[in-house]
Notes:
This is a predicted structure of an 82-nucleotide RNA (transfer RNA) from a Pseudobdellovibrionaceae bacterium. Rfam family: tRNA. Rfam links the family to the GO term triplet codon-amino acid adaptor activity. About the family: Transfer RNA (tRNA) molecules are approximately 80 nucleotides in length. It is annotated as a transfer RNA. The prediction has a mean pLDDT of 82. NCBI's taxonomy places the organism under Bacteria, Pseudomonadati, Bdellovibrionia, Bdellovibrionales, Pseudobdellovibrionaceae.
RNA sequence: GCGUAGGUGGUGGAAUUGGUAUACACGUAGGAUUAAGGAUCCUAUGGCGCAAGCCUUGGGGGUUCAAGUCCCCCCCUACGCA
Numbered sequence: 001g002c003g004u005a006g007g008u009g010g011u012g013g014a015a016u017u018g019g020u021a022u023a024c025a026c027g028u029a030g031g032a033u034u035a036a037g038g039a040u041c042c043u044a045u046g047g048c049g050c051a052a053g054c055c056u057u058g059g060g061g062g063u064u065c066a067a068g069u070c071c072c073c074c075c076c077u078a079c080g081c082a
Base pairs, nucleotide, nucleotide: 001081002080003079004078005077006076007075010026011025012024019065027045028044029043030042031041032040046055047054048053058074059073060072061071062070
């Protein structure tokens, strides 16, 4: 350089045909249990904000009533070829 796959909360990782973004798990916080801890169980948990609300899928642009998903450019990671 060329090709393929990928980039989503604090972490891993879903999101079907474009139609509630963050299911589920981990972690964290509070509680129950325990002499205490571990394990287990219950509740909460993307960010900002007192709230109303606003923002968020690597960055930018486009299509669409509507984009994580489709199209274009760029950045980054892994693998393959040279």